[in-house]
RNA sequence: GAGUUUGAUCCUGGCUCAGGAUGAACGCUGGCGGCGUGCCUAACACAUGCAAGUCGAACGAAGCAUAAUAGAGGAAAUUUUUCGAAGUGGAAUCUGUUAAGUUUAGUGGCGGACGGGUGCGUAACACGUGGGUAACCUGCCCUGCUUUUCGGAAUAACGCCGGGAAACCGUCGCUAAUGCCGAAUAACAUGAGAAGAAGGCAUCCUUUUCUCAUCAAAGAAGUUCGAAGCAGGAUGGGCCCGCGCCGGAUUAGCUGGUUGGUGAGGUAAUGGCUCACCAAGGCGACGAUCCGUAGCCGACCUGAGAGGGUGAUCGGCCACACUGGAACUGAGACACGGUCCAGACUCCUACGGGAGGCAGCAGUGGGGAAUAUUGCACAAUGGGCGAAAGCCUGAUGCAGCAACGCCGCGUGAGCGAUGAAGGCUUUCGAGUCGUAAAGCUCUGUCGCAGGGGAAGAAAAGGACGGUACCCUGUGAGGAAGCCCCGGCUAACUACGUGCCAGCAGCCGCGGUAAUACGUAGGGGGCAAGCGUUAUCCGGAAUUACUGGGCGUAAAGGGUGCGUAGGCGGCCCAACAAGUCAACGCUGAAAGGCUCACGGCUCAACCGUAGUAAGGCGUUGAAACUGUUAGGCUUGAGUAUCGGAGAGGAAAGUGGAAUUCCCAGUGUAGCGGUGAAAUGCGUAGAUAUUGGGAGGAACACCAGUGGCGAAGGCGACUUUCUGGACGAUUACUGACGCUCAGGCACGAAAGCGUGGGGAGCAAACAGGAUUAGAUACCCUGGUAGUCCACGCCGUAAACGAUGAGUACUAGGUGUCAGGUGUCAAAGCUUGGUGCCGCAGUUAACACAGUAAGUACUCCGCCUGGGGAGUACGCUCGCAAGAGUGAAACUCAAAGGAAUUGACGGGGACCCGCACAAGUAGCGGAGCAUGUGGUUUAAUUCGAAGCAACGCGAAGAACCUUACCUAAGCUUGACAUCGCGCUGAUCGGAGCUUAAUCGCUCCUUUCCCCUUGGGGACAGCGCAGACAGGUGGUGCAUGGUUGUCGUCAGCUCGUGUCGUGAGAUGUUGGGUUAAGUCCCGCAACGAGCGCAACCCUUAUUUUCAGUUGCCAGCGGUAUGGCCGGGCACUCUGAAAAGACUGCCGGGGAUAACCCGGAGGAAGGUGGGGAUGACGUCAAAUCAUCAUGCCCCUUAUGCUUAGGGCUACACACGUGCUACAAUGGCUGUUACAAAGGGCUGCCAGGCCGCAAGGCGGAGCCAAUCCCAUAAAAACAGUCUCAGUUCGGAUUGCAGGCUGAAACUCGCCUGCAUGAAGCUGGAGUUACUAGUAAUCGCAAAUCAGCAUGUUGCGGUGAAUGCGUUCCCGGGUCUUGUACACACCGCCCGUCACACCAUGGAAGCUUGGGGCACCCAAAGUCCGUGAUCCAACGAAAGAGGAAGCGGCCUAAGGUGAAACAAGUGACUGGGGUGAAGUCGUAACAAGGUAGCCGUAUCGGAAGGUGCGGCUGGAUCACCUCCUU
Repeated sequence: GAGUUUGAUCCUGGCUCAGGAUGAACGCUGGCGGCGUGCCUAACACAUGCAAGUCGAACGAAGCAUAAUAGAGGAAAUUUUUCGAAGUGGAAUCUGUUAAGUUUAGUGGCGGACGGGUGCGUAACACGUGGGUAACCUGCCCUGCUUUUCGGAAUAACGCCGGGAAACCGUCGCUAAUGCCGAAUAACAUGAGAAGAAGGCAUCCUUUUCUCAUCAAAGAAGUUCGAAGCAGGAUGGGCCCGCGCCGGAUUAGCUGGUUGGUGAGGUAAUGGCUCACCAAGGCGACGAUCCGUAGCCGACCUGAGAGGGUGAUCGGCCACACUGGAACUGAGACACGGUCCAGACUCCUACGGGAGGCAGCAGUGGGGAAUAUUGCACAAUGGGCGAAAGCCUGAUGCAGCAACGCCGCGUGAGCGAUGAAGGCUUUCGAGUCGUAAAGCUCUGUCGCAGGGGAAGAAAAGGACGGUACCCUGUGAGGAAGCCCCGGCUAACUACGUGCCAGCAGCCGCGGUAAUACGUAGGGGGCAAGCGUUAUCCGGAAUUACUGGGCGUAAAGGGUGCGUAGGCGGCCCAACAAGUCAACGCUGAAAGGCUCACGGCUCAACCGUAGUAAGGCGUUGAAACUGUUAGGCUUGAGUAUCGGAGAGGAAAGUGGAAUUCCCAGUGUAGCGGUGAAAUGCGUAGAUAUUGGGAGGAACACCAGUGGCGAAGGCGACUUUCUGGACGAUUACUGACGCUCAGGCACGAAAGCGUGGGGAGCAAACAGGAUUAGAUACCCUGGUAGUCCACGCCGUAAACGAUGAGUACUAGGUGUCAGGUGUCAAAGCUUGGUGCCGCAGUUAACACAGUAAGUACUCCGCCUGGGGAGUACGCUCGCAAGAGUGAAACUCAAAGGAAUUGACGGGGACCCGCACAAGUAGCGGAGCAUGUGGUUUAAUUCGAAGCAACGCGAAGAACCUUACCUAAGCUUGACAUCGCGCUGAUCGGAGCUUAAUCGCUCCUUUCCCCUUGGGGACAGCGCAGACAGGUGGUGCAUGGUUGUCGUCAGCUCGUGUCGUGAGAUGUUGGGUUAAGUCCCGCAACGAGCGCAACCCUUAUUUUCAGUUGCCAGCGGUAUGGCCGGGCACUCUGAAAAGACUGCCGGGGAUAACCCGGAGGAAGGUGGGGAUGACGUCAAAUCAUCAUGCCCCUUAUGCUUAGGGCUACACACGUGCUACAAUGGCUGUUACAAAGGGCUGCCAGGCCGCAAGGCGGAGCCAAUCCCAUAAAAACAGUCUCAGUUCGGAUUGCAGGCUGAAACUCGCCUGCAUGAAGCUGGAGUUACUAGUAAUCGCAAAUCAGCAUGUUGCGGUGAAUGCGUUCCCGGGUCUUGUACACACCGCCCGUCACACCAUGGAAGCUUGGGGCACCCAAAGUCCGUGAUCCAACGAAAGAGGAAGCGGCCUAAGGUGAAACAAGUGACUGGGGUGAAGUCGUAACAAGGUAGCCGUAUCGGAAGGUGCGGCUGGAUCACCUCCUU
């Protein structure tokens, strides 16, 4: 910085992401090189090899080889030869000596205390840093001075003997030394004594002089190396101190050598380090003790920094070496590759005894997600020994393994369009992979092959290594993957899947069109790696020192007093702790930093140089803080005077009222509620009068008035008492502020003991209400409420606002004082309210009584839930209070404000909404639609209003989509290819239920040269395709309904607000209207309203046939004819109405009321016209259309059936129930339509439906076509009728291939229900309702339906309280899918974590006791002993005893884990059960504390709060 709470907004707040890092691991992949790094786990166990030796120039001895020499010996060879032998010769071999070498078991010296490993332990002077040592040591090394003299006794090796399996050991005997011992000598050594001097904070120290005592030594070699003493240095250590150094207080007290002293012991040295005695101390809230965790640091990672995290590699320190204890040796150890003891484990064993310690380097097993070779070399660097050569060195230098990390390089470069093939997509045109490939031309880093070949080493000597590097050749050949593509976050399409499979870091994707799953194509990122996981820092100002907060979001303690602590007025002086400055020392190296320089080709890496933080000290400064001393008066306090007050405690007194008791009057009810009932009352209530008793509370006054720290305090009087305020002067002289712990006070409820008890009233009882009613309402009623004393200690204990001080515009009330004045105004102090500026705030709001500006101190907060719960502890008689977690779970929880919606909130307004009326529906019969049922099918859709005489303006076939059966398969219909035919058209026959099928007759057109070609049509073939009333109206277009013909819905600019938004559009009037006027931070505009359009009502003009006829003529008496166009009418154009005029009202407005005129008057009546939007409203079956599905069938054809079914239910209608009527007869008056497959006159036939027939009319001409109600006359006389017509029978008519299922009509006959309709419900305000007929569309036929037309023609409207719907403003809200909303608790089920629990198991630590190894020390030491001594003896040793003590054993208790039948609540989960507690006045306002009751939410009582709506009143403020 981003994502995520909301419809949207701002804020608070958590969660998550992008970055960097790692000793990493895992998945996929993997070309090379350089430099680094590599058991984080089991301080688990270890086979095997190696990791510490060296010195013969310390020593004896034993070998080996050489040489010389002496002796023994006598070979080869050779000479002689009698062949028997003899001589020469002198080798090997043996012995001794000597010489220069060499090897080494032992003695001896030095080194094994370094180097190397590990991090168990340790919270500590362990580490870091800075000091001290006047309290110390220091081998090897360096410097200086001085010595290195004389003796002695042993002992290993070795030899003999012996024991043992071994390890090893014993007796006796011999021997050397730089081994051991004695003596001499010696001081600037050590100790003691005496005297003097200098120094130090000091115990003291340094130094000079004198005296006494004591202590040395080793030689080897032969240019040297050693030995001893002393002094000093260097190096390395010991000890001590200041400061720094994790978490827990649910660990608050700890401590007996403990703290100190004296003395002694011990040590290199101080010291309770140890001991004896004495004293009773020491540590701790500035965190002792206890528990947990942990090696510390330089540094490393991160971060702007401050910080946070880490402590691998490298370096410093510490600790450890199988576990525990102990000492020895030594300069140095309480010792990794030494010793002793104990323990566990492993191994050997002849069973008697022995051996061992990889946390050295490799390596093995084991553990684990996981970490390498049983390599080479001492060439370099370093170490040990040695005089040296040299030896040793798993330190080290190198190599091997591992992408574990960092750095570098490569996997090719240029040209190359037909934009190849192929893949993917597609709107079918193409696009894309893509210059990518192929192809052509090149290059050679790496690789491979060959050749040369280092530095690292001062003369030789190189593990690495034939390595680095160089040269030559070769040939694009051998070298790319991983993750991601919904947003954050760079990158999109197709297919598959269908809340499945799966993804996911957060938000979230997936329920048939998924850019989110899987695959593919394409794209993005990084690259020999890429992702994931884990961990740390960052972002996180999300613990805030830098750098946060607390009115309402989490957060002010209920209130005060006050201790420690923190902070503190003015002036002067001193000091110098803080502070500041300079300087000095330190801050190891490595590391960090530096656009510095340099070395590897660069880089990583390495070298050189510079540089930085912190600490301590010295010196100085003196403003501020501090300390000390002195002073001041303004902070604070005291005295004096004064007034105000429900301040507190106690005692007493009073009246009104309720209740009860007594008595009187009096009679039938009272009481109570929404309505009732329980209850009381004829045994006299209620009512009323008088008297009495008792308890509790104090009307009016009374007021956002007063007092108090808060809780709280209200009749009056008295007593005692606290505090605040004002005024005046005087006094003290900073005495102040805050306050962890602590102490005190602290409503109501509750508890204990004892009183009291009128009213009220939890619990309880009864009556109601209700589905229930453990409630609300009513009648009763006990604790309690009251008093005294003692507990409790909590509240929405609230201003949800800690205390104190100072500063910062005003205005206006009020309380208590002062001043001022005649009275006032005004001024001033303290309190208490409101409005308001700046400022603050997320906003609301706060605003001198701050939530502003600052300072000081205290308390508290750090996501929601779990939970103020559990455990532990403290307090309490109990109830309970205080303190106060975790596991687990969610991605939110929350504050303020906005727009809506909603309210059993409010205000205003409208509508046939109610009311006032009229006629109905709901009851009957029938028609029709729907549901249901039935069925092979009863095709489908429509579903509250806004489905139901709706789609359907008309189902016998068709329609038709449904069912049964029979057929067809490029198809009934469209386009294309090939072949054949010549037609098409028309006609006929057979067959069939019908289509289908079969057969026959007739027969083309155009071009052209005969062949042929074309058009059109049919048939056949093959596929592309056709077709679908199949699905999805929740993928869509279009169309429609509805709110609603309601008056609304918006925009631009401006302004206001952080913003969502507001303003405009609200307000005052007015209107049918957001209609208009006025006002106004708005000004304008748009879609709606209105008007413009049609029709109707009036008139005029024009026109005059098919219309009309006033006057004239004719006449058959019919506008029929002439004639005319005046009238009616027709149909075109005009006029007219606009609140224009008058009066009144209103604001001088808009407008309203009344009036005039007028055919019509205030939009004249009617229609068309339907804003932004709502309902995923309706329709895929009008049509169109995406996707999916069917393709010899879900398509097409045909016949028959069905859509017409029928226990039933509902809607809409028709006809009625009759006399305002029925029937019969006679006589009037319309409008608007339709008519050629048509309307059909007159005439004739039929009772009629209708038939025959045919004039006229394409229609202001003819026809449908008599309008009916009405009127007149007659009849019926209140009845199931002369009402009513259902139903049924018979006979007919019409349409149509066809009226059985299933049409309409006529005649005759039949004559059902029904006598005005329950709850409920519909329409209508005038030419309306009601009533009467006429016409049309559809249509062969079929109308009670629908759409139109005219005739006759009412009643009522007080009014807006109520029901319904709507509009505006306002209010509350936990709703926004918007109240058909949200949401609480029990119960049931599943899972998860957790508390309790009889107990059980384990662990570490402490305490007490028993036993007690090795060992130091002490004692003893009658036994033993070479050195000295003449001897006595000195000295030493074994042995024994003692103290301490590891391990072991026993006991009691505490602590911490684990587990536990059962049990408690909690969380999560799908659509379970019961209710409805909360959100609106949530239907009883809610909530807090407490008590009590109830399946549960919860109810009720008492006190409190507003974080309660509404109405009224009061008060205050503004204008």
Small-subunit ribosomal RNA from Peptostreptococcaceae bacterium feline oral taxon 034, 1519 nucleotides, folded computationally.